[in-house]
Context: one part of a larger RNA
RNA sequence: CUGUGGUUAAGGAACUCGGCAAAAUGCCUCCGUAACUUCGGGAGAAGGAGGACCCCAUUAGGGUGAAGGACCUUGCGUCCGGAGCUCGAAGGGGUGGCACAGACCAGGGGAAAGCGACUGUUUACUAAAAACACAGCAGCGUGCGAAGUCGCAAGACGAUGUAUACGCUGUGACGCCUGCCCAAUGCCGGAAGGUUAAAGGGAAAGGUUAGUCCGCAAGGGCGAAGCUUUGAACUGAAGCCCCGGUGAAUGGCGGCCGUAACUAUAACGGUCCUAAGGUAGCGAAAUUCCUUGUCGGGUAAGUUCCGACCUGCACGAAUGGCGUAACGACUUUCCUACUGUCUCAACCACAGACCCG
Numbered sequence: 001c002u003g004u005g006g007u008u009a010a011g012g013a014a015c016u017c018g019g020c021a022a023a024a025u026g027c028c029u030c031c032g033u034a035a036c037u038u039c040g041g042g043a044g045a046a047g048g049a050g051g052a053c054c055c056c057a058u059u060a061g062g063g064u065g066a067a068g069g070a071c072c073u074u075g076c077g078u079c080c081g082g083a084g085c086u087c088g089a090a091g092g093g094g095u096g097g098c099a100c101a102g103a104c105c106a107g108g109g110g111a112a113a114g115c116g117a118c119u120g121u122u123u124a125c126u127a128a129a130a131a132c133a134c135a136g137c138a139g140c141g142u143g144c145g146a147a148g149u150c151g152c153a154a155g156a157c158g159a160u161g162u163a164u165a166c167g168c169u170g171u172g173a174c175g176c177c178u179g180c181c182c183a184a185u186g187c188c189g190g191a192a193g194g195u196u197a198a199a200g201g202g203a204a205a206g207g208u209u210a211g212u213c214c215g216c217a218a219g220g221g222c223g224a225a226g227c228u229u230u231g232a233a234c235u236g237a238a239g240c241c242c243c244g245g246u247g248a249a250u251g252g253c254g255g256c257c258g259u260a261a262c263u264a265u266a267a268c269g270g271u272c273c274u275a276a277g278g279u280a281g282c283g284a285a286a287u288u289c290c291u292u293g294u295c296g297g298g299u300a301a302g303u304u305c306c307g308a309c310c311u312g313c314a315c316g317a318a319u320g321g322c323g324u325a326a327c328g329a330c331u332u333u334c335c336u337a338c339u340g341u342c343u344c345a346a347c348c349a350c351a352g353a354c355c356c357g
Base pairs, nucleotide, nucleotide: 001352002351003350004349005348006347007346008345010343011342014341019338027051028050029049030048031047036041038173052095053094054093055092056091061087062086063085064084068080069079070078071077072075096100108336109335110334111333112332113331114330115328116327120132121131136171137170138169139168140167141166142165148157149156150155174323175322176321177320179253180252181251184250185249186246187245188244189243190242193241194240195239199235200234204230205229206228207227208226211222212221213220214219254272255271256270257269258268281315282312293309294308295307296306297305
C1' cells in the first nucleotide's frame, strides 16, 4: 500500500449523480395508532411501557383424566370421582449485574409526486422495469365435416367442445367517461350501367393448287374443292369503375382579418379552405423547443420537487382520456432517526503485497 472486519472526539449528508455503503431499527406482551379507503384495508401505521432470578406458591385458572365407587339395558355402556402429569397469567415482596428480547438470530420510520391496478413473467451470461401477462371491456369471424391451424394428401388439433363455445384483434382492475369526420385506405352489402379472361363463334383474309387465260418458250395472271394459317362482329364471371354502410376499422380532427366607453382581451362579425376542423378532461407533463417560462410553497441559498397559470414548438379520449384505495428489490422530492459518506483522518485485528531465509 491492497483486501476483509472493528472502534472513534466535535459535527451529522456538509459526501455524492444519488444517503451508494455503513450505521440505526429488529423478538414477545400490553397501551396506543392519522389522512385516505374499493370499508377488506391503511396497520407491525406512527408513538410509548414492560421483559432476568428467588419467595408468597403445589398461586388463580386451564388441559388431560388413573385407581376406586354407583347404576343397569352387561357395553369399547352411563354417572360420580378426583390421583398423577402438564400448561400457566396477574399481583405483592426481595436479589444480582454497566447492561435481563444480555450471545446468535432479528422491520428504520414518515410526508408527497410519476408510472403500472394487483400476485405473477422477462433479456440463461451487463437491462426485472413504467416492458410482457393479467382478470375485466369491446370489435370481428365461426351453425358444426364450424371458423382457424398443421399437412401434397390421408389425417390431426380445434373438441369427444357447439355461440354462456371456439378463433383472431385491440384495450387492460375499479370509478366517471369515451366527442366530431366515411373524403382517402380497408372491410361489409348492392347490383342497373361501363370495362374485362379463357372459352364459344366464325365474317373475312393469307398460303398451297386441279384447272384455266396470256405467251413460241422461259415464265406470268386468275384460281374451285381439300388441307392449312390468321381471325372481325356477337355471347362471356369474379374483379375494377359505380352506389350505399362501417371508427373500441387503418386513420384524421384548419387559416386570416376586424370588433366592447382607459388599456388589454375578444363573448361577437367577416372571409378562405376542409371529409371534419380537437368535445369532456388534463396540461412547461415519462409529452414544453424558447425554458432555470411566470407566480406561490419548501431552503439562508432549490436548473430537481410540490401547487397553480395556459403562450399545448408538438396532450386528448379502448394506438384509450382523467382519477383512484391497496400493491412495487420501479423512478423523483422532502423530513426524522442514524451514522467515518464527509469536514479529516487516526488506531486496532487478520489475510496479502514487501524484505530476509

The part of an RNA shown here (large-subunit ribosomal RNA, domain IV) has 357 nucleotides and comes from Aquihabitans sp. G128.
It was read from a public genome assembly.
Its Rfam family is "Bacterial large subunit ribosomal RNA".
Its mean pLDDT, the model's own confidence on a scale to 100, is 88.
Lineage of the source: Bacteria > Bacillati > Acidimicrobiia > Acidimicrobiales > Aquihabitans.